[in-house]
Context: one part of a larger RNA
RNA sequence: UGACGGGGACCCGCACAAGCAGCGGAGCAUGUGGUUUAAUUCGAUGCAACGCGAAGAACCUUACCAGGGCUUGACAUCCCUCUGACCGGUGUAGAGAUACACCCUUCUUCCUUCGGGAAGACAGAGGAGACAGGUGGUGCAUGGUUGUCGUCAGCUCGUGUCGUGAGAUGUUGGGUUAAGUCCCGCAACGAGCGCAACCCUUGCCUCUAGUUGCCAGCACUUCGGGUGGGCACUCUAGAGGGACUGCCGGCAAAAAGUCGGAGGAAGGUGGGGAUGACGUCAAAUCAUCAUGCCCUUUAUGCCCUGGGCUACACACGUGCUACAAUGGUCGGUACAAAGGGCAGCGACCUAGCGAUAGGAAGCGAAUCCCAAAAAGCCGAUCUCAGUUCGGAUUGCAGGCUGCAACUCGCCUGCAUGAAGCCGGAGUUGCUAGUAAUCGCGGAUCAGCAUGCCGCGGUGAAUACGUUCCCGGGCCUUGUACA
Numbered sequence: 001u002g003a004c005g006g007g008g009a010c011c012c013g014c015a016c017a018a019g020c021a022g023c024g025g026a027g028c029a030u031g032u033g034g035u036u037u038a039a040u041u042c043g044a045u046g047c048a049a050c051g052c053g054a055a056g057a058a059c060c061u062u063a064c065c066a067g068g069g070c071u072u073g074a075c076a077u078c079c080c081u082c083u084g085a086c087c088g089g090u091g092u093a094g095a096g097a098u099a100c101a102c103c104c105u106u107c108u109u110c111c112u113u114c115g116g117g118a119a120g121a122c123a124g125a126g127g128a129g130a131c132a133g134g135u136g137g138u139g140c141a142u143g144g145u146u147g148u149c150g151u152c153a154g155c156u157c158g159u160g161u162c163g164u165g166a167g168a169u170g171u172u173g174g175g176u177u178a179a180g181u182c183c184c185g186c187a188a189c190g191a192g193c194g195c196a197a198c199c200c201u202u203g204c205c206u207c208u209a210g211u212u213g214c215c216a217g218c219a220c221u222u223c224g225g226g227u228g229g230g231c232a233c234u235c236u237a238g239a240g241g242g243a244c245u246g247c248c249g250g251c252a253a254a255a256a257g258u259c260g261g262a263g264g265a266a267g268g269u270g271g272g273g274a275u276g277a278c279g280u281c282a283a284a285u286c287a288u289c290a291u292g293c294c295c296u297u298u299a300u301g302c303c304c305u306g307g308g309c310u311a312c313a314c315a316c317g318u319g320c321u322a323c324a325a326u327g328g329u330c331g332g333u334a335c336a337a338a339g340g341g342c343a344g345c346g347a348c349c350u351a352g353c354g355a356u357a358g359g360a361a362g363c364g365a366a367u368c369c370c371a372a373a374a375a376g377c378c379g380a381u382c383u384c385a386g387u388u389c390g391g392a393u394u395g396c397a398g399g400c401u402g403c404a405a406c407u408c409g410c411c412u413g414c415a416u417g418a419a420g421c422c423g424g425a426g427u428u429g430c431u432a433g434u435a436a437u438c439g440c441g442g443a444u445c446a447g448c449a450u451g452c453c454g455c456g457g458u459g460a461a462u463a464c465g466u467u468c469c470c471g472g473g474c475c476u477u478g479u480a481c482a
Base pairs, nucleotide, nucleotide: 001482002481003479004478005477007476008475010473011472012471013470015466016465019430020429021428022427023426026321027320028319029318030317031316032315033314034312035311042053043052064307065306066305067304068303069302070301073131077130078129079127080126081125082124083123084122088103089102090101091100092099093098106121107120108119109118110117111116133296134295136294137293138292142290143289144285145284146283147281149279154193155192156191157190158189159188160169161168162167173184174183175182199273200272201271202270204241205240206239207238208237209236210235213231218228219227220226244267247261248260249259250258251257323423327382328381329380330379331378332377333376339370340369341368344363345362348359349358350357351356389420394415395414396413397412398411399410400409436458437457438456439455440454441453442452
């Protein structure tokens, strides 16, 4: 100087407390451990691994296993020889890779005895070797990227001063703040990286602009902003304004600031996001990529078929659905936002109980479509029961995607109707348009979400307080630790 203390003082955080909803019990989905297996590819492992890499494992993916094949190789550059092809199509054998046969099949320049020859380009085949290849090892050799403490308020430097020196001072102290934020004081005076602000979004207003919106005012109307007409309003998307403790009062040290008030759409950082200092964990990643070294070279490389990654006595994590009446079922009816669409979205008509199918308009989309929002509201029914709750499981019959749904997809109908009557010890999230609850969209994607990323609808309870648990900041003290 640090680190540590079941030392002290001060302060903060959904850390506790106060509340609300969960998890832990059930069934299922998904990830992991374990076990099994020819293989169940690899990585991630307290917080900070476990719906994680994977924003899509039937083949492919795919790295794993079995079997069948190749050896200058599936891919790159160079050399030699041969050919004029390659591609494409057909047939035979084969699980296929592949092998064989047939059909089809180049260009430019120069020379020319018009027969052709030479050179080059491109491509294919064969050959020799330099080499290719490796999702093989090492993240404890590395770059890059990332997590975490933590959006915590810290981490440092120059000059000066003090100290033999390590170092100290500044950065400590008194106040204050979300903040090393600011004020005052002070052997310090300044400065840098962080904080804040500048950026995006949302909340109010104005202007600009109207193939969306509007009977706002008028006309027509098949009654639909459908048409004429108009940008007032809504909206869209660009430019500006607006909030600064600016004003008033109390407190405070005539400070910083804090409390209350006015005006205001908004008030003291308005809400949300992006933004992550010096560093810590030899943290994660050699399987995104790059890369040193090591290893491999008729194999640890490459191609193919099939299988596996989907196994199942069990254990754990994360979720979904429930256990019902604030509910289930049936009928009627209302209101979003944000997105996506041409190998696409598909209105509408017809067939079907339905998944869907057969036709088919419009739309590269503020114009058409996906599209119905759902919870809600109105009415009817069920009457507390393992039930008209719950839907697992299984049987049968179908549909869709795709070369192909057996291992191993999703959906529909009929039948079947399991556990489950609110969950031990323990444990998680959340302070407001939040929790809870309700539906909608998108990426990936041929097909396949209860996951993920977004969107809006309805919309709470509680916070006395900081004694205690956890984590953190600052000062101080002890130390046989560095």

Source information:
Predicted 3D model of a 482-nucleotide part of an RNA (small-subunit ribosomal RNA, 3' major domain) from an uncultured bacterium. The coordinates come from a structure-prediction model, not an experiment, and the mean pLDDT is 84. It matches the Rfam family "Bacterial small subunit ribosomal RNA".